[in-house]
């Protein structure tokens, strides 16, 4: 001098569950509390998965209204993968 090769170090983020919160639900925000995460930072563009209030079928009640089942995201997961953007560390 070139290659390999990942510990330190500053740190960060928060999963189940409780409380409380906002919503129809799915979930979502507040606190507490760590299951984990090198992007477990931010975006819903692409597929996925959840949930179905509001609308449409269908059926039963028969109080004219209710009750079931079904389809459907315009809801919703970023801690399902991808993609897009930004961002710590740099072999001591």
């Nucleotide at each position: 001098u070139a290659a390999c090769u990942a510990g330190c170090a500053g740190g960060g983020c928060a999963a189940a569950c409780c409380a409380g919160u906002c919503g129809a639900a799915a979930g979502u925000c507040u606190g507490g509390g760590a299951c984990g995460c090198a992007a477990a930072g931010c975006u819903u563009c692409c597929g996925g998965c959840c949930u179905a209030a509001a609308g449409g079928a269908a059926u039963c009640c028969u109080u004219c209204g209710g009750a079931u089942u079904u389809c459907c995201a315009u809801g919703g997961c970023a801690g399902c993968g991808g993609g897009g953007c930004c961002g710590c560390c740099u072999u001591c």
c-di-GMP-I riboswitch aptamer from Noviherbaspirillum galbum, 92 nucleotides, folded computationally. It matches the Rfam family "c-di-GMP-I riboswitch aptamer". Gene Ontology term of the family: cyclic-di-GMP binding. Rfam's curators write: GEMM was predicted in a large-scale screen for bacterial structured RNA regulatory elements. The RNAcentral record of the sequence draws on Rfam.